RNA sequence: GCCCUGGUAGCUCAGCGGGAGAGCACCGGUUCGACAGACCGGGGGCCGCUGGUUCGAAUCCAGCUCGGGGCA
Numbered sequence: 001g002c003c004c005u006g007g008u009a010g011c012u013c014a015g016c017g018g019g020a021g022a023g024c025a026c027c028g029g030u031u032c033g034a035c036a037g038a039c040c041g042g043g044g045g046c047c048g049c050u051g052g053u054u055c056g057a058a059u060c061c062a063g064c065u066c067g068g069g070g071c072a
Stems, first nucleotide, its partner, number of pairs: 001071007010024004018055001026042006048064005
């Protein structure tokens, strides 16, 4: 330098044109003598950045950036 792949909640990930979600973690409550566990409820992300396409973009396109892998 070129190619492939990933960047979405504190963490691990799903979602691939029209509701931003799950598990764990965190907070509150119930239960328990207490803790753990169980059950119920809740807060938290404008989706790596900048443009473009579209009525509409996390999702499609281009460039850039960061991580991983490969070729030279």
Molecule: transfer RNA
Organism: Micromonospora zamorensis